Molecule: transfer RNA
Organism: Candidatus Altiarchaeota archaeon
RNA sequence: GCGGCCGUGGUCUAGUGGCAGGAUUCGAGCUUCCCAAGCUUGCGACCCGGGUUCAAAUCCCGGCGGCCGCA
Numbered sequence: 001g002c003g004g005c006c007g008u009g010g011u012c013u014a015g016u017g018g019c020a021g022g023a024u025u026c027g028a029g030c031u032u033c034c035c036a037a038g039c040u041u042g043c044g045a046c047c048c049g050g051g052u053u054c055a056a057a058u059c060c061c062g063g064c065g066g067c068c069g070c071a
Base pairs, nucleotide, nucleotide: 001070002069003068004067005066006065007064010024011023012022013021018054026042027041028040029039030038047063048062049061050060051059
C1' cells in the first nucleotide's frame, strides 16, 4: 500500500428499517446477629461526519480505531 471482518453502558453481549434489551459491576431498599447468597429497584450505551428514508444501531459513502490475510 491492497483486501476481508469488526466497532452498542465500567465489562461482556442481543438487536438485519419502527420505544435500544439482557448479563455483570456500582448505588439504594428488603432479608440476616454480621457477611455472603437471594429478592426488588435505580444509574448508565449505538466510534465520528455525511447521504437515503416518513423513520437508521441497522442500508450507502467517507474518516478513525482494532483484528486477520496479501505485498